[in-house]
Transfer RNA from a Deltaproteobacteria bacterium, 74 nucleotides, folded computationally. The coordinates come from a structure-prediction model, not an experiment, and the mean pLDDT is 82. The RNAcentral record of the sequence draws on ENA. Its Rfam family is "tRNA". About the family: Transfer RNA (tRNA) molecules are approximately 80 nucleotides in length. The family's RNA type in Rfam is transfer RNA.
RNA sequence: GGGCGAUUAGCUCAGCUGGAUAGAGCGUCGGUCUCCGGAACCGAAGGUCAAGCGUUCGAAUCGCUUAUCGCCCG
Numbered sequence: 001g002g003g004c005g006a007u008u009a010g011c012u013c014a015g016c017u018g019g020a021u022a023g024a025g026c027g028u029c030g031g032u033c034u035c036c037g038g039a040a041c042c043g044a045a046g047g048u049c050a051a052g053c054g055u056u057c058g059a060a061u062c063g064c065u066u067a068u069c070g071c072c073c074g
């Protein structure tokens, strides 16, 4: 330098045949319970879906560019 893949909550990931309010587990916080804690149960907070531009009535999802990381080729 060229090619491919990944980027979604604090962490690990699903969702990617475009359409309802963006989800799960773990973690965090609060409550119930308990002598206290843990476990269990109930509830809550937390996201500009890496960034920008475009296509579309509508984009996490499609296209282009950029960034970071990984793999391959030279």
Base pairs, nucleotide, nucleotide: 001073002072003071004070005069006068007067010026011025012024013023019057028044029043030042031041032040050066051065052064053063054062